Model confidence (mean pLDDT): 83 of 100. Transfer RNA from Methanosphaera sp., 74 nucleotides, folded computationally. RNAcentral records the identical sequence in 12 taxa. The source organism's lineage runs through Archaea, Methanobacteriati, Methanobacteria, Methanobacteriaceae and Methanosphaera. Rfam family: tRNA.
[in-house]
RNA sequence: GCCUCAGUAGCUCAGUCUGGUGGAGCGCUUGACUUGUAAUCAAGCGGUCGGGGGUUCAAUUCCCCCCUGGGGCU
Numbered sequence: 001g002c003c004u005c006a007g008u009a010g011c012u013c014a015g016u017c018u019g020g021u022g023g024a025g026c027g028c029u030u031g032a033c034u035u036g037u038a039a040u041c042a043a044g045c046g047g048u049c050g051g052g053g054g055u056u057c058a059a060u061u062c063c064c065c066c067c068u069g070g071g072g073c074u
Stems, first nucleotide, its partner, number of pairs: 001073007010026004020057001027045006050066005
């Protein structure tokens, strides 16, 4: 230098293919339960979807450029 995969909640990851209200588990907070703690149960907290631009009525999703990381080729 070229090819390819990935970047989404504090963490691990779905969702994107086929554009139309962004989710799960863990976590955190509060409450219930308990003599108390843990466990369990209930409610809540959670996001400029890596950055910029384009297309569109509408973009996490499609297109272009860039950044970061993994793998491969030379």